[in-house]
Context: one part of a larger RNA
RNA sequence: CGUAGAAAUUUGAAAGGAUUCAUUCCUAGUACGAGAGGACCGGAAUGGACAAACCUCUAGUGAACCAGUUGUUCUACCAAGGGCAUAGCUGGGUAGCUACGUUUGGUUGUGAUAAGCGCUGAAAGCAUAUAAGCGCGAAGCCGACCUUAAGAUUAGAUUUCUUAGAUUCCAGAGAGAUUAUCUGGUUAAUAGGCUUUAGGUGUAAGUCUGGUAACAGAUUUAGCCGAGAAGUACUAAUAAAUCAUUUUUUUAU
Numbered sequence: 001c002g003u004a005g006a007a008a009u010u011u012g013a014a015a016g017g018a019u020u021c022a023u024u025c026c027u028a029g030u031a032c033g034a035g036a037g038g039a040c041c042g043g044a045a046u047g048g049a050c051a052a053a054c055c056u057c058u059a060g061u062g063a064a065c066c067a068g069u070u071g072u073u074c075u076a077c078c079a080a081g082g083g084c085a086u087a088g089c090u091g092g093g094u095a096g097c098u099a100c101g102u103u104u105g106g107u108u109g110u111g112a113u114a115a116g117c118g119c120u121g122a123a124a125g126c127a128u129a130u131a132a133g134c135g136c137g138a139a140g141c142c143g144a145c146c147u148u149a150a151g152a153u154u155a156g157a158u159u160u161c162u163u164a165g166a167u168u169c170c171a172g173a174g175a176g177a178u179u180a181u182c183u184g185g186u187u188a189a190u191a192g193g194c195u196u197u198a199g200g201u202g203u204a205a206g207u208c209u210g211g212u213a214a215c216a217g218a219u220u221u222a223g224c225c226g227a228g229a230a231g232u233a234c235u236a237a238u239a240a241a242u243c244a245u246u247u248u249u250u251u252a253u
Base pairs, nucleotide, nucleotide: 001151005161006160007159008158009157010156014148015147016146017145020048021047022046023045024044025043026042032037050105051104052103053102054101058099059098060097061096065092066091067090068089069088070085071084072083073082074081075080109142111141116136117135118134119133165243166242167241168240169185170184171183172182173181190236191235192234193232194231195230196229197228199225200224201223206219207218208217209216210215
């Protein structure tokens, strides 16, 4: 820019992906074979590699967080804390991200065939799967399965609209370099705050008791945090602007 203008839901021309391998068991120690050995066909289970999704479990990270601890400095001192030392070091760890983790997947066919195997059958009184004709036959092809998909210019379809809608702008995240996408914009839970909480750390400070003291115990499964969850308009989503609005009908000029 196009597909009359919009919003929502879709069809599928076409394109891409996947369609894998092994072992064990049954059939059956059967067919076969003197024996040794040992099947086709068919059925079931388990696993490898690969792929996708996810974070309940396990594990990693987790410069949000909690605790311990060394040196030094500051808050006048004690105690309690702050700064710096690789994030000072160490032990844990929510969300998120991830695999080493979990779940799922590779099914099916009266389709057309290859090599190959055939039926009928002449040329050529025979023979011949071939010349006319008709079959079987593969992890391959075509479908089926999954994804994208109407710029498929043949620009499709359905539903609801036409004073319809969309955008700028703003609060943001299930999104993200920007854009885009998505959720919202007071008739509001979109983000922050506040309250509560899943969860993390592991029992704060102060006081009291015991001990000469280091320290231990009680108050106390505390205190602190809480990217997750719920509630709550306290703060901020104000105010406003722009684009689009066909055709038809009526009225006026």
The part of an RNA shown here (large-subunit ribosomal RNA, domain VI) has 253 nucleotides and comes from a bacterium. It matches the Rfam family "Bacterial large subunit ribosomal RNA". Gene Ontology terms of the family: ribosome and structural constituent of ribosome.